The part of an RNA shown here (small-subunit ribosomal RNA, 3' major domain) has 461 nucleotides and comes from a Patescibacteria group bacterium. Model confidence (mean pLDDT): 82 of 100. Rfam family: Bacterial small subunit ribosomal RNA.

Context: one part of a larger RNA
RNA sequence: AGACGGGGACCCGCACAAGCGGUGGAGCAUGUGGUUUAAUUUGAUAGUAAGCAAGGAACCUCACCAAGGCUUGACAUCUAGCUGCAUACCCUGGAAACAGGGAGUCCUUCGAGGGCGCUAGACAGGUGCUGCAUGGUUGUCGUCAGCUCGUGUCGUGAGAUGUACCGUUAAGUCGGAAAACGAGCGCAACCCCUAUUGUAAGUUUUAUAUGUCUUACAAAACUGCCUGCUUUAAGCAGGAGGAAGGUGGGGAUGACGUCAAAUCAGCAUGGUUUUUACGCCUUGGGCGACACACGUGCUACAAUGGAAAAUACAAUGGGACGCCAAACCGCAAGGUGGAGCAAAUCCUUUAAAAUUUUUCUCAGUUCGGAUUGGGGUCUGCAACUCGACCCCAUGAAGCUGGAAUCGCUAGUAAUCACGGAUCAGCCACGCCGUGGUGAAUACGUUACCGGGUCUUGUACU
Numbered sequence: 001a002g003a004c005g006g007g008g009a010c011c012c013g014c015a016c017a018a019g020c021g022g023u024g025g026a027g028c029a030u031g032u033g034g035u036u037u038a039a040u041u042u043g044a045u046a047g048u049a050a051g052c053a054a055g056g057a058a059c060c061u062c063a064c065c066a067a068g069g070c071u072u073g074a075c076a077u078c079u080a081g082c083u084g085c086a087u088a089c090c091c092u093g094g095a096a097a098c099a100g101g102g103a104g105u106c107c108u109u110c111g112a113g114g115g116c117g118c119u120a121g122a123c124a125g126g127u128g129c130u131g132c133a134u135g136g137u138u139g140u141c142g143u144c145a146g147c148u149c150g151u152g153u154c155g156u157g158a159g160a161u162g163u164a165c166c167g168u169u170a171a172g173u174c175g176g177a178a179a180a181c182g183a184g185c186g187c188a189a190c191c192c193c194u195a196u197u198g199u200a201a202g203u204u205u206u207a208u209a210u211g212u213c214u215u216a217c218a219a220a221a222c223u224g225c226c227u228g229c230u231u232u233a234a235g236c237a238g239g240a241g242g243a244a245g246g247u248g249g250g251g252a253u254g255a256c257g258u259c260a261a262a263u264c265a266g267c268a269u270g271g272u273u274u275u276u277a278c279g280c281c282u283u284g285g286g287c288g289a290c291a292c293a294c295g296u297g298c299u300a301c302a303a304u305g306g307a308a309a310a311u312a313c314a315a316u317g318g319g320a321c322g323c324c325a326a327a328c329c330g331c332a333a334g335g336u337g338g339a340g341c342a343a344a345u346c347c348u349u350u351a352a353a354a355u356u357u358u359u360c361u362c363a364g365u366u367c368g369g370a371u372u373g374g375g376g377u378c379u380g381c382a383a384c385u386c387g388a389c390c391c392c393a394u395g396a397a398g399c400u401g402g403a404a405u406c407g408c409u410a411g412u413a414a415u416c417a418c419g420g421a422u423c424a425g426c427c428a429c430g431c432c433g434u435g436g437u438g439a440a441u442a443c444g445u446u447a448c449c450g451g452g453u454c455u456u457g458u459a460c461u
Stems, first nucleotide, its partner, number of pairs: 001461002003458003007455007015445002019408005026299008034290002042053002064285007073123001077122006084116002089102005106114003125274002128272003134268002136263003139259001141257001146185006152161003165176003191251004196219007222245001225239005288427001301401001305360006317348003322341002327336003367398001372393007414437007
């Protein structure tokens, strides 16, 4: 100088408290461990792994296993040679890859060149190893308020000061003071979205004109004004006006560093290793196994509910190998159909919860829907292992969940539906967005967890 303390002082945070809703019990989905397996590919493992890499494992993907094949190779560049001339096509074997046989012989400016192939050789190839050799990227402390430098001064020196102190702030934010004076990276602001108004323009919409619409520009908020407190400061409390008030709300933005944290399987890359195989192709299987344990979710256990009927109100998005209207067929999944739309024009698109009426009357039920049987639809070479959906039947556990534990402070929690990426299809109940309805509570900081500043102790560095 740090680090640590079941030392001290001060301060902060959904850290506790006050509340609301969950998890832990049930069924299912999904990930992980373990076990099993020919293989169940690999990585990620307290917080900071476990609906994570994977924003889509039937084949492919694919790295794993079994079997069948290839060896200058599936891919790249080059050299030498070839009395080669392609690719394509046919036959046989085969699960295919491939092997054997047949047939055939490209373009041209005719110079031999281009292209394709065969042989040989340099070499290719490796999702093989090392993240403890690395780059790049990322997580975490933490959007915490810190981390440093120049000159000066102090100290023999390591270093200190500045950055301590008194107030204040979300903030090393600002003010005062002070052997310091300045400066840098962070904070804040500059950027984007959103809330209000004005102006201009307007495809769509509408019968037209408009505009709570769209686009662009501008205005507006700065403790600016008033009162009180404070040190006349910084600021704090209250008020006025205002759409908005003290950072208005949200996002992007992550200092010096920590964990030899994560990633050689995104990519790149040193070293190492492999070369008729640890490379490449193919078929089939596996990643989907199942006594069990854990994580994350979904659906419920019902009457603030279930069922039936009627009726109302969104926003974000997506669309040409696409979105797909009307009409018709089918109980339905879906099929036929073909209008419109490269999009404010057409389609997706009837939002659902809500509201009204009727019914059920507290029961393992008209709750709950697992599981299983049968019949179908769609995608796709192909749904057996292993797809989704529909109909009929079946109708399991479950009556609010032990110890423990998680999220959330406002348009938030809770609850309701809608859209998108990936994508032929889909195991999505996941993820990322969008809007609808819309709460309760915070006395307070003693103690729990994490963090910051100062100080103190130490047998640690």